[in-house]
Context: one part of a larger RNA
RNA sequence: UUGGGCGUAAAGAGCUCGUAGGUGGUUUGUCGCGUCUGCUGUGAAAAUCCAACGCUCAACGUUGGACGUGCAGUGGGUACGGGCAGACUAGAGUGCAGUAGGGGAGUCUGGAAUUCCUGGUGUAGCCGGUGAAAUGCGCAGAUAUCAGGAGGAACACCGGUGGCCGAAGGCGGGACUCUGGGCUGUUACUGACGCUGAGGAGCGAAAGCAUGGGGAGCGAACAGGAUUAGAUACCCUGGUAGUCCAUGCCGUAAACGUUGGGCACUAGGUGUGGGCCGCAUUCCACGUGGUCCGUGCCGCAGCUAACGCAUUAAGUGCCCCGCCUGGGGAGUACGGCCGCAAGGCUAAAACUC
Numbered sequence: 001u002u003g004g005g006c007g008u009a010a011a012g013a014g015c016u017c018g019u020a021g022g023u024g025g026u027u028u029g030u031c032g033c034g035u036c037u038g039c040u041g042u043g044a045a046a047a048u049c050c051a052a053c054g055c056u057c058a059a060c061g062u063u064g065g066a067c068g069u070g071c072a073g074u075g076g077g078u079a080c081g082g083g084c085a086g087a088c089u090a091g092a093g094u095g096c097a098g099u100a101g102g103g104g105a106g107u108c109u110g111g112a113a114u115u116c117c118u119g120g121u122g123u124a125g126c127c128g129g130u131g132a133a134a135u136g137c138g139c140a141g142a143u144a145u146c147a148g149g150a151g152g153a154a155c156a157c158c159g160g161u162g163g164c165c166g167a168a169g170g171c172g173g174g175a176c177u178c179u180g181g182g183c184u185g186u187u188a189c190u191g192a193c194g195c196u197g198a199g200g201a202g203c204g205a206a207a208g209c210a211u212g213g214g215g216a217g218c219g220a221a222c223a224g225g226a227u228u229a230g231a232u233a234c235c236c237u238g239g240u241a242g243u244c245c246a247u248g249c250c251g252u253a254a255a256c257g258u259u260g261g262g263c264a265c266u267a268g269g270u271g272u273g274g275g276c277c278g279c280a281u282u283c284c285a286c287g288u289g290g291u292c293c294g295u296g297c298c299g300c301a302g303c304u305a306a307c308g309c310a311u312u313a314a315g316u317g318c319c320c321c322g323c324c325u326g327g328g329g330a331g332u333a334c335g336g337c338c339g340c341a342a343g344g345c346u347a348a349a350a351c352u353c
Base pairs, nucleotide, nucleotide: 004324005323006322007307008306012321014203015202016201017200021196022195023194025088026087027086028085029084030083031082033081034080035077036076037075038074039073040072041071042070048066049065050064051063052062053061054060091193092190093189094188095186096185097184098183099182103179104178105177106176107175108174109173110155115150116149117148118147119146120145121144125137127136163171165170208249209248210247211246212245213244217243218242222238223237224236225235260320261319262318263317264316265315268298269297270296271295272294273293274292275291276290277289278288279287302309303308326353327352328351335346336345337344338343
């Protein structure tokens, strides 16, 4: 290179935006770059193939022809791809009218509970804890109970196989301010403006790092008590960092649907969320039919090694990107780039089975 793959066997980048590039709707004209065709030149000889001839034959040799898949020039064709010019509205976007939502940021605020403090009642382990205990707490008055206060963190019920909302990570008490996106209807506007996206940029759970705050509960490390042959654990009593806030780093996860994005096509059935249009209803609600968008379950054809997937495809096709090529060594070494560090990204080989 040809080729085969990526749900679970090796393989979809964590996600998005977007540069170059690749690719791209309907229609008219034009050019003739790709593309098709004719002719001319060239495409060394030898080799190869065909024919004839020469060594007694053959191998071998000689002569002629073909071949030389290519390149250049020139004549012609113009369906398709492309360039240029013009038009269109089915893709894409904008406007207008509605609509659902834990989408994001900031400020303010609420109640329950835990802990601590103060005061009252009250008394001795009816404290706590466990499989059983002990460490621990308590006559300096605990536990229990009532009242008051402080502070931090998380938001019961609603609540759901839900929304959904978000590109993913993720998002849940309430109010206000600012703000992003979606869906439906209309068909008013633009007129292919689209898709993908190497590099690049931004976002990115938890833990961790830096500076300054905060610290109720929980709780790595650590200490003690148990268990045990031992127990650097599981259980218990404590408890620092952390968990929280602000700002700045880190850039990784079973970042999973282990399934890249876009478009089109290909039986149905049944839930559920949002919108719209009918029927029915005097109207509303309920009901019922249709339609668009999302989210589940079951299932045909088809696919699959099987499991399973199945209009939310892992089916049938097209476009673009990423990735894989036996196990270990190893996501390691070296080098480079990034980082305060921890480390991250890129990424081998020897050797061995």